[in-house]
Context: one part of a larger RNA
Parts: sequence; C1' cells; structure tokens
RNA sequence: UGACGGGGGCCCGCACAAGCAGCGGAGCGUGUGGUUUAAUUCGACGCAACGCGAAGAACCUUACCAGGACUUGACAUGCACACGAAACUCGUCGAAAGGCGAGCCUCCUUCGGGACGGGUGCACAGGUGCUGCAUGGCUGUCGUCAGCUCGUGCCGUGAGGUGUUGGGUUAAGUCCCGCAACGAGCGCAACCCCUGUCGCUAGUUGUAUUUCUCUAGCGAGACUGCGGCGAGGAACGUCGAGGAAGGUGGGGAUGACGUCAAGUCAGCACGGCCCUUACGUUCUGGGCAACACACACGCUACAAUGGGCGGUACAGAGGGUCGCCAACCCGCGAGGGGGAGCUAAUCCCAAAAAGCCGUCCUCAGUUCGGAUUGCAGGCUGAAAUUCGCCUGCAUGAAGGCGGAGUUGCUAGUAACCGCAGGUCAGCACACUGCGGUGAAUACGUUCCCGGGCCUUGUACA
Repeated sequence: UGACGGGGGCCCGCACAAGCAGCGGAGCGUGUGGUUUAAUUCGACGCAACGCGAAGAACCUUACCAGGACUUGACAUGCACACGAAACUCGUCGAAAGGCGAGCCUCCUUCGGGACGGGUGCACAGGUGCUGCAUGGCUGUCGUCAGCUCGUGCCGUGAGGUGUUGGGUUAAGUCCCGCAACGAGCGCAACCCCUGUCGCUAGUUGUAUUUCUCUAGCGAGACUGCGGCGAGGAACGUCGAGGAAGGUGGGGAUGACGUCAAGUCAGCACGGCCCUUACGUUCUGGGCAACACACACGCUACAAUGGGCGGUACAGAGGGUCGCCAACCCGCGAGGGGGAGCUAAUCCCAAAAAGCCGUCCUCAGUUCGGAUUGCAGGCUGAAAUUCGCCUGCAUGAAGGCGGAGUUGCUAGUAACCGCAGGUCAGCACACUGCGGUGAAUACGUUCCCGGGCCUUGUACA
C1' cells in the first nucleotide's frame, strides 16, 4: 500500500422486510449430468454452465459411428509434359459415390500461339486434430457500481502519501465549503434514439368534409425558472403555483482503470505441435432423438374469478414476388380447388385473445384435466420407419394447489391475455419484439446477500 475480520462508523441496491405471482409435488417440452451405445460429435460447470453456442439435427446440416470409395485430392496458386475436349445424353454394374462403354466433338488467332478444360508429374492443398495456460479479435462478470488515475508542487531516507481525506449534499469523485495543494484525464451527467403536450409545413391513409386521426420533417416546452419555509456562507432539502409533464418526466443505447491465466483455436484470424493413400475428401445407412435415474428452465393443469356452446367488440408492431394469398366453391376439420389484388399507409397474412351478452353444468377425479394409445386422414419434402407438424373419431393417465427450500417484480410494473417476426421446404411450450386488461405493498434498515466511503486490528501478500 492492499486484501481480509462472526472489528467499528456512514450509505446504497427487489438485499431483507411489506406484498403479489410463481418454482420445488403431477404430466409433458427443452437443456444437462449419469447410464447405455458401433456412435449416442464437440464445447459451456457457483453467482457469471444447464430453452447456453443451436435465429430452428428426417437427408443436408454433421464435426460422431458402420460400411463402400478417392489420393495433386471437394477447394487455391504456380511450374513442366503430352492432349482436345469438357458439359450433356444413352447403356451397363452399383445402395449411392463412382467405375466401364458408346454417342456428341470448343472458341479466338497475326497460324507462332492463346483462352478454357480435363489428364500425368512436382511444389502443395486439406485437417471442426491439440494447446483459450502461446495469442488477436469478440464476449461474460463485479457493475451503469462510482470509482480509477496523471502532471507539477509539497511531505517522507524509502515503499509511498497528499490531491481523492474532512463538514454538508447528491442517483453520482454530483455540487458547495474548508484544506499544501493547484490543475487535468478516463468514468458520472449532458450531447444521440423512442415516448408524453402544443405549434408550423406537407400529405396519394381513414372520414362526406376545410377540420380531425395519422404519417414525417421543423420548432416550442422543464431550467429548482417563480413564490413560501428550513438552513444559511453556499450547495441543497421541503411545500406550493402554473403546466401535458417537476426536480434525472418515463424507456433505450452508452459499460472507466481493472478482476476472474473467466469463455471462445468448433464463427473468424493466428504462433507452435501433430496427420499427409489419412486425423484429408466423398457416398449410403445409422447416430446427435437411446433411458432404472438425478438436476435446471419452461408449458399445461388440478377448476366455478371456472369449463362447453352460440352471438358480438376493441390493438400495436411486423412480414410478403421462388412470396403473402382475398372473394367464391368443396371438405366435420387439417386442408384442397380457385384465381382477384399487392414490389404494398392502397392488396394479403388477419380470426386478435382475454372482454361483453345469452345459455348449460353445481363440487364429482367431474361436461375439471388432458398425458397416453388405436384407427382414419391432411401438409411439406426425392424421402416423415428410426425421427416432422397438423386434423377427425375413439381412448381418457397423473393431478385435490405441492416438504425443506427457492425465484421474479416498486407502475402502465407484476400478473393475466393474445398478435407478429427471425431461423425456416416443413417443424416453437424457446427466443426477440408488440400491444390489450391491469393490481397489492414498501413501517423501516436489526438481520441474510452484494456493493461504496472512512477508520481500526493483522503472525496474510
């Protein structure tokens, strides 16, 4: 000087407390461990691994396994040699890759050759093989916590200190005052985006319409500006007025010096090591989907604030030409036919759902719950057996609100409700967004957890 303390003081955070909804019990989905396996590819492991890489494993992907094949190679550049084909089509063998055979038989030219292509040979290619403890880059985390430093000066033999401590104050090393310090930098804040009010301009959307809603550009507005009180030296705190909004208005983006030899050599790049008729490449099939079990994150429930049926209303944000697909017709339905419109404020996806109205049921393993299984179908796709999604009929399991424990959340939030998008041929209970309905509680800081500042102890560094 730090780190640490079941030392002290001050302070903060959904940290506790006060509340609301959950998880932990059940079934299912997904991930992981384990086990199994020819293989169940690899990585990630307290917080900060476990719906994580993966924004989507039937083939492909794919890295794994079994088997069949290739060896200048699936891919790149160069050199040498000889050649004129190659693609394509047909036949044949084969699971395919591929092999063999046949057909076909290039362009430019200054006629030297060149282009392109395959062949042979040589340099080389190739490796998701190892090392994230050799690395770059990127990322997580403490933590959006308020800290981390420097120049000069001063103090100290020196490590170092001072500044950055102190008194107040703040969300904040925020600001004020004091002070051997005076200044400065990276952080904080502000400048950026969205949103809430108003005005102006413009408009191909909605509306019968100047208007209005909206769209998209410009501007105004909030600054403790004004008044009171507290304190006064100031910062500041508190109440009020006006105002759409009040003291950071709400949300986002933004992550200091550093820590964890944190994560990633399997995104990519890259040093070293290793393989080179194989640890490279290709194909078929299988596996990543197994299943006594254990954990993590979700979905659906256990019902009456509910279930079923019928009627009826109101969004926002998105996507669409190899696409979205209307009306209409067929089908109980998934879907099929059909073909209008739309390169989209114009057309389509598109029905929003909870809600409201009517009605049946009355506490039961039920008209709750929907797992599981059988049959019959639909869609995508060469192909749904391993291993997709959906529909109809039948079947109707566990489940009576969940032990110890544990998670999220302070307002348009939690909770409940649906909608869209990316990935994507198909496949979403995940993820990322979007709106609709819309609470309860916070006395307080003793305690648990994490953190900041000062101080103290130390046999630790």